[in-house]
Context: one part of a larger RNA
Molecule: large-subunit ribosomal RNA, domain VI
Organism: Candidatus Woesearchaeota archaeon
RNA sequence: UGUUAGACGUCUGAGGGGAAGGACGCCAUAGUACGAGAGGAACUGGCGUUCGAGGCCACUAGUCUACCGGUUAUCUGACAAGGUAUCAAGCCGGGCAGCCACGCCUUGGGGGAUAAGUCCUGAAAGCAUCUAAGGAUGAAGCCCUCCUCGAAAAGAGACAUCUUAGAACAUAGCUAAAAGAGCUGUUUGAUGGGAUCGGCGUGUAAGCGCAAAGGUAACGAUGCGUUCAGCGUGCGAUUUCCAACGUUCA
Numbered sequence: 001u002g003u004u005a006g007a008c009g010u011c012u013g014a015g016g017g018g019a020a021g022g023a024c025g026c027c028a029u030a031g032u033a034c035g036a037g038a039g040g041a042a043c044u045g046g047c048g049u050u051c052g053a054g055g056c057c058a059c060u061a062g063u064c065u066a067c068c069g070g071u072u073a074u075c076u077g078a079c080a081a082g083g084u085a086u087c088a089a090g091c092c093g094g095g096c097a098g099c100c101a102c103g104c105c106u107u108g109g110g111g112g113a114u115a116a117g118u119c120c121u122g123a124a125a126g127c128a129u130c131u132a133a134g135g136a137u138g139a140a141g142c143c144c145u146c147c148u149c150g151a152a153a154a155g156a157g158a159c160a161u162c163u164u165a166g167a168a169c170a171u172a173g174c175u176a177a178a179a180g181a182g183c184u185g186u187u188u189g190a191u192g193g194g195a196u197c198g199g200c201g202u203g204u205a206a207g208c209g210c211a212a213a214g215g216u217a218a219c220g221a222u223g224c225g226u227u228c229a230g231c232g233u234g235c236g237a238u239u240u241c242c243a244a245c246g247u248u249c250a
Base pairs, nucleotide, nucleotide: 005163006162007161009159010158011157015149016148017147018146021051022050023049024048025047026046027045028044034039052107053106054105055104056103060101062099063098067094068093069092070091071090072085073084074083075082076081096234109145110144111143112142117137118136119135120134166249167248168247169246171185172184173183174182191243192242193241194239195238196237197236198235199233200232201231202230207226208225209224210223211222214219
C1' cells in the first nucleotide's frame, strides 16, 4: 500500500517450520513357551541409566569487578576516612538478587492411510492360485493428535462491540528488549525515585570507658563493654515527599 467506511478486541487455520526424541540395563512375564537333554526366549507392564531437547532457580554448587569484613606496602601531617598496588578487584575471607549447571521438572500414548510381507474369498484355467473384480492385516517410515509461525490465504476470512470512538508522539517505567516492536502506569495514580519498616549480606563501626606486657613518665600492640552493632541492599510492604507535565491527528 492492498483487502472498497473506519476503529478496537477475540478467533478460524489454507499453508510453513520442529528430531524431540534415541539407546541401554534391570524386574515381572519365566526357568514359562520351545527342547530328549544341555539350554532357553518373546509380546506386554514396571523401574532406572545415559545422550539429546525444552523449561526453571525452592534446594545444592559456581559466579556475583567495589556489598560487608580482614590485611601488607606507600601517599593524603596524625586520628577517622580514602587513593594506588593487573588495561581490567593489591591480596585474602564471605556473599543477596540476577545469570547459571554440577541442581530440579518434563520428554506420551493413540488414530488414519500405506511399503515389503502375511492372508481371506476368487475366476480367467470345472482343479489350483494373496489378484484379475473385491476384502483383511502390516513399520522407528507417511498424515494427524503435540509445540510454533501463520488473513497479502487476490477465494485477501469469521464473530463481538463502537461510530468523536480512538490513535500517535511525548512522559515514568519493565513481565519486553540489538534498532524497531511489545507490555504497564500517567493524580479517579503505587509507574519510577526518595523515606520508613521488614527481609537479606557482612560480622560487631566510629567515639568513649575499662583492662593491658613494658616503661620514671608520656605512651602503649591488643582485648572487653557500649553493640545480633555499623555499613550496604537490583527484594517485599507502607507512604503521594519528588517526577509521570503535555502536544498533535482523527